Record summary
Transfer RNA from a Candidatus Woesearchaeota archaeon, 73 nucleotides, folded computationally. It matches the Rfam family "tRNA". It was read from a public genome assembly. The source organism's lineage runs through Archaea, Nanobdellati and Candidatus Woesearchaeota.
[in-house]
């Protein structure tokens, strides 16, 4: 220098192809359960890497960046 894949709550991970309310696990806070704790149950907080374009509508499609990883040179 060229190419492939990936980027989503604090952490992990779906959803993307086929555009329409962002699911789940865990962590954390509170509550119930206990003599207390643990376990278990309930409630709540919390996210689409950045910019532009297309569209009534973009996590999703297109383009350009940034970052990670792998391959080629």
């Nucleotide at each position: 220098g060229g190419g492939g894949c990936c980027g989503u709550g604090g952490u992990c991970c779906a959803g993307c192809c086929u555009g329409g309310u962002a699911a789940g696990a865990u962590u954390c806070a509170c509550c119930c359960u206990u003599g207390g704790g643990g376990u278990g149950g309930g409630u709540g907080c919390g996210a689409c890497c950045c910019g532009a374009g297309u569209u009534c509508g973009a996590a999703u499609c297109u383009c350009g960046g940034c970052g990670g990883u792998c391959c080629c040179a």